[in-house]
RNA sequence: GGGCCAUUGGUCUAGUGGUAUGAUUCUCCUUUAGGGUAGGAGAGGUCGAGGGUUCAAUUCCCUCAUGGCCCC
Repeated sequence: GGGCCAUUGGUCUAGUGGUAUGAUUCUCCUUUAGGGUAGGAGAGGUCGAGGGUUCAAUUCCCUCAUGGCCCC
């Protein structure tokens, strides 16, 4: 220098155009003599950045950033 893949709450993760799923974490409650386990409620996301297409973009297109792999 060229090619491919990934980027989504604090962490991990699902999601092939219609305002994002689950787990974990944190707070509170129930259960217990207390704790653990279990159950319930709640909190937590400008979907990596910018632009384009569209009535509508996490999703499609372009550029960039970061990380990984391959080639030279």
The RNA shown here (transfer RNA) has 72 nucleotides and comes from an Acidimicrobiales bacterium. It matches the Rfam family "tRNA". Rfam's curators write: Transfer RNA (tRNA) molecules are approximately 80 nucleotides in length. Model confidence (mean pLDDT): 83 of 100. The source organism's lineage runs through Bacteria, Bacillati, Actinomycetota, Acidimicrobiia and Acidimicrobiales.